[in-house]
Molecule: SAM riboswitch aptamer (S box leader)
Organism: Chloroflexota bacterium
């Protein structure tokens, strides 16, 4: 960032500067002067690249110097299709709640350009 793969319900913060937004976008709900988001130091989570091993190539086991990344709430929850249930009704359709499944669209790695 055109485009491939993987992964996305575990986990992990103080302190200093500053001072009003913040959670990508839209609904929603939330977080925020008991201090948002930047930025600096430190510290810590994980285990993609990365290293060792093997009852040997795997959904394996370890392992944490180094290159990324992370440290509110599931990628906070939704948006699109499909399916069931509810509930409405005289019976149904549409709409509407809830749940599942499967996509988009982000995010992060690895690669590729």
């Nucleotide at each position: 960032c055109a485009c491939u793969c993987a992964u996305c319900c575990a986990g992990a913060g103080a302190a200093g500067c500053u001072g009003a937004g913040g959670g990508a976008c839209c609904g929603g709900c939330c977080c925020u002067g008991u201090g948002a988001a930047g930025c600096u130091u430190c510290g810590g989570c994980a285990a993609c690249c990365c290293c060792a091993c093997c009852c040997c190539u795997g959904u394996g086991u370890g392992g944490a110097c180094g290159g990324u990344g992370c440290c509110a709430a599931a990628u906070c929850c939704g948006g699109c299709a499909g399916a069931a249930a509810c509930g409405a009704u005289a019976a149904a359709a549409a709409g509407g709640u809830u749940u599942c499944u499967g996509g988009a669209a982000g995010a992060u790695g690895a690669g590729g350009a």